Record summary:
This is a predicted structure of a 112-nucleotide RNA (SAM riboswitch aptamer (S box leader)) from a Chloroflexota bacterium. Taxonomically the source falls in Chloroflexota (Bacteria, Bacillati). Its mean pLDDT, the model's own confidence on a scale to 100, is 84.

RNA sequence: CUCUUAUCCAGAGCGGUGGAGGGAACGGCCCAACGAAGCCCGGCAACCGGCUGGGAUCCGUCCCGUACGGUGCCAACUCCGACCCCUGCCCGAAGCGGGGGGAAGAUGAGAG
Numbered sequence: 001c002u003c004u005u006a007u008c009c010a011g012a013g014c015g016g017u018g019g020a021g022g023g024a025a026c027g028g029c030c031c032a033a034c035g036a037a038g039c040c041c042g043g044c045a046a047c048c049g050g051c052u053g054g055g056a057u058c059c060g061u062c063c064c065g066u067a068c069g070g071u072g073c074c075a076a077c078u079c080c081g082a083c084c085c086c087u088g089c090c091c092g093a094a095g096c097g098g099g100g101g102g103a104a105g106a107u108g109a110g111a112g
Stems, first nucleotide, its partner, number of pairs: 001112008013041001015040003021031003026081003042074003047070003050066002053064004078104001083101007
């Protein structure tokens, strides 16, 4: 980097450092000197492994717990939209909404 698969409406600091940017990309809309990114500490969660762990089992495995190890995460639903379908307000259009599915992306696990 590519492929497969699961998840993405919950959760997480009034700390230190640092100094201007950040929210993937595009269009929006936001966050930021009342201090961005990054780093440290702290925290959240429970995907993978671990546990002389607990339970179930059609013996393949499944469920529950724990938080020791490996990741991950800690503004806004993945911040919203973009493409397709259905639909409300409206005589209609424009405009403003609602629902579903995609695309793209993120993270874990596995494969090349």